Source information
Predicted 3D model of an 81-nucleotide RNA (c-di-GMP-I riboswitch aptamer) from Desulfosudis oleivorans.
[in-house]
């Protein structure tokens, strides 16, 4: 230095739900709140799911959402062996 593993602290993130705001919608932002998380930090590249429009009646096309659905990519914190 790299990989793997265990435990912990300063700490970190924050599901459902609630309030306010944005969006046609999926959903997002902020505050409250914690179900969980060791990449629940980042990237829509492949697949999945969801929304909208067109086509058409079952698909297809286009645009969008989801990184806390899975895979992939490039990174990364503390301590010990």
């Nucleotide at each position: 230095c790299u990989c793997c593993u265990u435990a912990u602290a300063u700490g970190c993130c924050a599901a459902a739900c609630c309030a306010u705001g944005g969006g046609u919608a999926a959903c997002c932002a902020u505050g409250g709140g914690a179900c969980g998380g060791a990449a629940a930090g980042c990237c829509a590249c492949g697949g999945g799911u969801c929304c909208u429009g067109c086509u058409u009646u079952u698909u297809g096309c286009a645009g969008g959402a989801u990184a806390g659905c899975c895979g992939g990519g490039a990174u990364g914190c503390c301590u010990g062996u």
The organism belongs to Desulfosudis, within Bacteria. Model confidence (mean pLDDT): 78 of 100. It was read from a public genome assembly, where an Rfam model found it. Its Rfam family is "c-di-GMP-I riboswitch aptamer". Its family is annotated with cyclic-di-GMP binding in the Gene Ontology. About the family: GEMM was predicted in a large-scale screen for bacterial structured RNA regulatory elements.